[in-house]
A computed fold for a 114-nucleotide RNA from Cocleimonas sp., annotated as TPP riboswitch aptamer (THI element).
The coordinates come from a structure-prediction model, not an experiment, and the mean pLDDT is 77.
């Protein structure tokens, strides 16, 4: 001196699943002479699971190219679970959002001097 890490600022990117109970409504389906009850799906509330984050603390949380934050493939495959996008594979796959400043550092490298 450069880089990296770290911190800060500004900017930007990203995700809201599964299950149970109750409430209300209810397409298909099913029932009936016709209905109702049923059923499936949805709303609201409460609780459970994983997670940083799971709809009223998103003004949080995570991530930003040395990029598995997140998206696609994927209604994928294997395992597990009460169930799930829970775990693994896929994955050196294809995409994916950055600049600035600064203290510190038994960090890395380069140059010069001793």
């Nucleotide at each position: 001196c450069a880089c990296c890490a770290c911190u800060u600022g500004u900017c930007g990117g990203g995700g809201a699943g599964u299950c149970u109970g109750u409430u209300u409504c209810u397409a298909a389906c099913a029932a009936u002479a016709a209905a109702a009850a049923g059923g499936u799906g949805a709303u609201a509330c409460a609780g459970a699971c994983u997670g940083a984050g799971a709809a009223u603390u998103a003004u949080a949380c995570c991530c930003g190219u040395u990029g598995a934050a997140c998206c696609u493939g994927a209604u994928a495959c294997g395992g597990u679970u009460a169930a799930u996008g829970c775990c693994g594979u896929c994955g050196u796959a294809g995409g994916g959002a950055a600049c600035a400043a600064g203290c510190u550092g038994u960090g890395u490298g380069u140059a010069u001097c001793c």
Description
It matches the Rfam family "TPP riboswitch aptamer (THI element)". About the family: Vitamin B(1) in its active form thiamin pyrophosphate (TPP) is an essential coenzyme that is synthesised by coupling of pyrimidine and thiazole moieties in bacteria. The source organism's lineage runs through Bacteria, Pseudomonadati, Gammaproteobacteria, Thiotrichales and Cocleimonas.